[in-house]
Molecule: c-di-GMP-I-GGC riboswitch aptamer
Organism: Chloroflexota bacterium
């Protein structure tokens, strides 16, 4: 160092309600616990939601598409707590 216990000491907090923001996705805060060993950080690559403005079809509709948004989707980068077995 890799790993990752029915260990210990803590952490974070899904769906759901409230409240606030926001055009939306989604976020902030309280309450709540389905989880999670990076469910600490960073939208850096892929993916995924969204579509206000914006074209462009067309008429009051629709299509395209981040600049918005997710890190609890994957990947990568970076910083970290404990130590049983191998």
């Nucleotide at each position: 160092u890799c790993c990752g216990a029915u260990a210990a000491u803590g952490g974070c907090a899904a769906a759901c309600c409230c409240g606030g923001c926001g055009a939306a996705a989604g976020c902030c805060g309280g309450g709540g616990a389905c989880g999670c060993a990076a469910a600490g950080u960073u939208a850096c690559g892929g993916g995924c939601c969204u579509a206000a403005g914006g074209u462009c079809c067309a008429u009051u509709g629709g299509a395209c598409g981040a600049u918005g948004g997710u890190c609890g989707c994957c990947g990568a980068a970076u910083c970290g707590c404990c130590g049983a077995a191998g």